[in-house]
RNA sequence: ACGGCGCGGCCGCCGAAUCCGCCCUCUGGCGGAACCGGGGACCCACCUUUCUCUGGGGUGAAUCGGUCGCUCUUCACCAAGGGCGCACCGUAGGGCACUUCCACGCCCGAACCCGACAGCUAACCCGGUAGGCGGCAUGGAAGCAAGG
Numbered sequence: 001a002c003g004g005c006g007c008g009g010c011c012g013c014c015g016a017a018u019c020c021g022c023c024c025u026c027u028g029g030c031g032g033a034a035c036c037g038g039g040g041a042c043c044c045a046c047c048u049u050u051c052u053c054u055g056g057g058g059u060g061a062a063u064c065g066g067u068c069g070c071u072c073u074u075c076a077c078c079a080a081g082g083g084c085g086c087a088c089c090g091u092a093g094g095g096c097a098c099u100u101c102c103a104c105g106c107c108c109g110a111a112c113c114c115g116a117c118a119g120c121u122a123a124c125c126c127g128g129u130a131g132g133c134g135g136c137a138u139g140g141a142a143g144c145a146a147g148g
Stems, first nucleotide, its partner, number of pairs: 010135005018033006034129006044119001055117001056114004064090004068085007093108004098143006
C1' cells in the first nucleotide's frame, strides 16, 4: 500500500414495517400518531361454487408458458389429460441514492398464511409495524428542494 474479517457510528436500498409518550432495575410492557393488510351493506357485479381428474381464498412484483425427468388415469398400441421436481429456458410484472421521462447496464420474478370459508362495499370490526442487504451510488433532459 492492497485485500479479508469483526465491532461501532453515519449514509443509503428492498419492504407497510417508522416516530413519539408513559411505566419498568434491565430484558421488556402499555398506549398514541403515521403507514399497511383483512373482514364487512344498499347499489353494482356474479348467479355459480363444490363434488370426478385438480377445493376455495389472502399477503406479495413474484404470474404464465415451454423443455426434461418421475409418476397417476384412460387406452391394444400410438397418444391424450393430470400431479410432482425448480432441473433448465423464457415471461406478465417488480427493484436499483430527490421525482418523472429517455437511453444503457445489473438484479428479482420467492416465500408464507387462512382452514371448507370470504366479489365490490359506507358505518363498523380485527390485525401488522418484521426481516434482509449495501458503502460513490451510470448518462441526458425537465422539474422540485436545499445551500450560498

c-di-AMP riboswitch aptamer (ydaO/yuaA leader) from Nonomuraea harbinensis, 148 nucleotides, folded computationally. Taxonomically the source falls in Nonomuraea (Bacteria, Bacillati, Actinomycetota, Streptosporangiales). Model confidence (mean pLDDT): 77 of 100. Rfam family: c-di-AMP riboswitch aptamer (ydaO/yuaA leader). From the family's description: This family represents a conserved RNA structure found upstream of the ydaO and yuaA genes in Bacillus subtilis and related genes in other bacteria. The ydaO/yuaA element is thought to act as a genetic 'off' switch for the ydaO and yuaA genes in its native state. It is believed that the element may be triggered during osmotic shock leading to activation of ydaO, a predicted amino acid transporter gene, and members of the yuaA-yubG operon which code for KtrA and KtrB K+ transporters. The model forms 92% of the base pairs in the Rfam consensus.